c-di-GMP-I riboswitch aptamer from an uncultured Anaerolineae bacterium, 87 nucleotides, folded computationally. Its mean pLDDT, the model's own confidence on a scale to 100, is 87.
[in-house]
RNA sequence: AGAACGAAAUGGCAAAACUGGUGAAAGCCAGUGACGCAAAGCCAACGGGCCUAAAAUCGUAAAGAUCAGGGUUGCCAGGCCACCGAA
Numbered sequence: 001a002g003a004a005c006g007a008a009a010u011g012g013c014a015a016a017a018c019u020g021g022u023g024a025a026a027g028c029c030a031g032u033g034a035c036g037c038a039a040a041g042c043c044a045a046c047g048g049g050c051c052u053a054a055a056a057u058c059g060u061a062a063a064g065a066u067c068a069g070g071g072u073u074g075c076c077a078g079g080c081c082a083c084c085g086a087a
Base pairs, nucleotide, nucleotide: 005085006084012037013036017032018031019030020029021028022027035074041080042079043078047076048075049072050071051070056066057065058064
């Protein structure tokens, strides 16, 4: 120095909920908040799962059904970057 690992220390992120905004919705953004997280940092070009279904298609008296090009990295996998240093 690197890999693995995760005691300690410095710090970091921020679930649910509430408020405001945005969106058809799922969700996202900001504030408050803290369930938790050693990658709960980034990547949705590529793989899987899950959520939503505006438009579209089918259908109906109405209802409804299908579908991602929408979303989720705090679902998994994969890739990239990274603080500290005990066993």